[in-house]
Molecule: transfer RNA
Organism: Planctomycetota bacterium
RNA sequence: GGGCGGUUGGCUCAGCUGGUCAGAGCGUCUGCCUUACACGCAGAAGGCCAGAGGUCCGAAUCCUCUACCGCCCA
Numbered sequence: 001g002g003g004c005g006g007u008u009g010g011c012u013c014a015g016c017u018g019g020u021c022a023g024a025g026c027g028u029c030u031g032c033c034u035u036a037c038a039c040g041c042a043g044a045a046g047g048c049c050a051g052a053g054g055u056c057c058g059a060a061u062c063c064u065c066u067a068c069c070g071c072c073c074a
Stems, first nucleotide, its partner, number of pairs: 001073007010026004019057001028044005050066005
């Protein structure tokens, strides 16, 4: 330098062919339970979906560029 894949809550990841909303597990917090802790139960907070443009009535989802990470080739 070229090719491919990835970038979604603190972490690990889902999200089919654009219209059901942004979700799960773990973690965190609160309450219950307990002598207390853990476990368990109930509930809550937390994401402008890497950034910027574009297409569209409508984009996390399509297109372009940029950035970062990984793999392969040279």